[in-house]
A computed fold for a 526-nucleotide part of an RNA from a metagenome, annotated as small-subunit ribosomal RNA, 5' domain. Rfam family: Bacterial small subunit ribosomal RNA. Its family is annotated with structural constituent of ribosome and ribosome in the Gene Ontology. Its mean pLDDT, the model's own confidence on a scale to 100, is 88.
Context: one part of a larger RNA
RNA sequence: GAUUGAACGCUGGCGGCAUGCUUAACACAUGCAAGUCGAACGGCAGCGCGGGAGCUUGCUCCUGGCGGCGAGUGGCGGACGGGUGAGUAACACGUAGGAAUCUGCCUAGUAGUGGGGGAUAACUUGGGGAAACUCAAGCUAAUACCGCAUACGCUCUACGGAGGAAAGCGGGGGAUCUUUGGACCUCGCGCUAUUAGAUGAGCCUGCGUCCGAUUAGCUAGUUGGUGGGGUAAAGGCCCACCAAGGCGACGAUCGGUAGCUGGUCUGAGAGGACGAUCAGCCACACUGGAACUGAGACACGGUCCAGACUCCUACGGGAGGCAGCAGUGGGGAAUAUUGGACAAUGGGCGCAAGCCUGAUCCAGCAAUGCCGCGUGUGUGAAGAAGGCCUGCGGGUUGUAAAGCACUUUAAGCAGGGAAGAAUGGACUAGAGUUAAUACCUUUGGUCAGUGACGUUACCUGCAGAAUAAGCACCGGCUAACUCCGUGCCAGCAGCCGCGGUAAUACGGAGGGUGCGAGCGUUAAUC
Numbered sequence: 001g002a003u004u005g006a007a008c009g010c011u012g013g014c015g016g017c018a019u020g021c022u023u024a025a026c027a028c029a030u031g032c033a034a035g036u037c038g039a040a041c042g043g044c045a046g047c048g049c050g051g052g053a054g055c056u057u058g059c060u061c062c063u064g065g066c067g068g069c070g071a072g073u074g075g076c077g078g079a080c081g082g083g084u085g086a087g088u089a090a091c092a093c094g095u096a097g098g099a100a101u102c103u104g105c106c107u108a109g110u111a112g113u114g115g116g117g118g119a120u121a122a123c124u125u126g127g128g129g130a131a132a133c134u135c136a137a138g139c140u141a142a143u144a145c146c147g148c149a150u151a152c153g154c155u156c157u158a159c160g161g162a163g164g165a166a167a168g169c170g171g172g173g174g175a176u177c178u179u180u181g182g183a184c185c186u187c188g189c190g191c192u193a194u195u196a197g198a199u200g201a202g203c204c205u206g207c208g209u210c211c212g213a214u215u216a217g218c219u220a221g222u223u224g225g226u227g228g229g230g231u232a233a234a235g236g237c238c239c240a241c242c243a244a245g246g247c248g249a250c251g252a253u254c255g256g257u258a259g260c261u262g263g264u265c266u267g268a269g270a271g272g273a274c275g276a277u278c279a280g281c282c283a284c285a286c287u288g289g290a291a292c293u294g295a296g297a298c299a300c301g302g303u304c305c306a307g308a309c310u311c312c313u314a315c316g317g318g319a320g321g322c323a324g325c326a327g328u329g330g331g332g333a334a335u336a337u338u339g340g341a342c343a344a345u346g347g348g349c350g351c352a353a354g355c356c357u358g359a360u361c362c363a364g365c366a367a368u369g370c371c372g373c374g375u376g377u378g379u380g381a382a383g384a385a386g387g388c389c390u391g392c393g394g395g396u397u398g399u400a401a402a403g404c405a406c407u408u409u410a411a412g413c414a415g416g417g418a419a420g421a422a423u424g425g426a427c428u429a430g431a432g433u434u435a436a437u438a439c440c441u442u443u444g445g446u447c448a449g450u451g452a453c454g455u456u457a458c459c460u461g462c463a464g465a466a467u468a469a470g471c472a473c474c475g476g477c478u479a480a481c482u483c484c485g486u487g488c489c490a491g492c493a494g495c496c497g498c499g500g501u502a503a504u505a506c507g508g509a510g511g512g513u514g515c516g517a518g519c520g521u522u523a524a525u526c
Base pairs, nucleotide, nucleotide: 001526002525003524004523006522007521008520009519010518013373014372015371016370017369018368019366020365021331026329027328028327030326031325032324035076036075037074040073041072043069044068047067048066049065050063051062052061053060054059055058083284084283085282093208094207095206096205097204098203101201102200106197107196108195109194110193111192112191113190114148116146117145123138124137125136126135127134128133154163155162156161168189169188170187171186172185173184176183177182210256211255212254217247218246219245222244223243224242225241226240227239228238229237259281260280261279262278263274264273265272266271286307287306288305289304290303309320310319311318312317337363339362340361341360345359346357347356348355349354376406377405378404379403386397387396388395389394410467412462413461414460415459416458420453425447426446427445428444429443430442431441432440470515471514472513473512474511475496476495477494481510482509483508484507485506491498492497
């Protein structure tokens, strides 16, 4: 000199864009943060329609008929998104390769989607319990579950053969049949098997990746082989047997420290230091362990066990996990609102409308940082008054003020006012599909709409210099000097050093210098 996720002191007008627990991976009150689908299913607790009954004429009761829908079965999603950096010196990360793998949803292709069965929640009844919850009996549905049939491709094979699947739901419809439900046709969404792709993930390897030798030897599943088991998959990953290997001064092992990277800061560079925000990867979710489900987890807001802690209890037993967003206590020099909205972007579910979304977009707080703007402009010598200095003549503050003439950016008040809005809905024309002018899909057109921010940005008008300057320093380094007070005292200080009676070095004043909504100090890095 540059820099910071900074803090502290004094001061503080506005806006834009960023950033904001670096400490206790300490403990957490409260609310919210993951749901959705009735176009899978049986149903109907509540709400609104419709219908019926009773009357007391505005109430009560009944009724799944309709819109819908609490709870339940089922499907998909809760493995993403969000947080944190405790652990980890490691194939964790970075980079370059590899072969022995899996991959829901998505895309393209091929072949199918036939015919049966038995249950079970909800519900009803009864029981236990303070509660959490739970037991028994009975009824019922499915895209829940299980056989059978079939098998292009698939798996196994001794090449003879053997094994293995599925589920329906919704829209529309001219003949024909019909129990008026439908069959049948067609379209859409699904379902099954399989082949490719895409995406994602698992595994292996070369090289790189902090300090310590006041850590020199380490290792028995250890190193390799054979044969098995296990996994989606290679492999001591695991097991039996056999051999005695494997690593190490090119630093093994042990100890300490640490998430890694793109990058950030600094520097002419080489390098050094760091790894906040943003992005990629990894690890973790009260502590330790374990598996289940699933395409994917050994799962932050799932399950089980153990432990510590907190809470409830009828003492028998139960409940919980903010390193999600806010917020509280604590720790600390120190770090924000228990805000708004799904309008946009994205995600989950759904045919869709839509619902959910503390992701996200916004707003609030903080000079924490960067950037921009303002706190007036011109004129004005009687060089006013006052202050300070003085050699008493004067000098300086100083065109500074006052005065005069103007301007109105910001802030204030009033009015106008974009863009972020594309989707989606209704109607309609064409095309595709089809037996079809239905339906559906798609491309256009028309119409009425959809904004949290928001009193938005921006523009116009009004009034009036009006509402807006401080901080540090002045001995040398280092830009800037005098007076008074003090008297090795009080004090200053980054280094050298000042102060013991004229201190440009302490304290105050006048003056000056530097930066300026900031200025200094402290800490830290180069």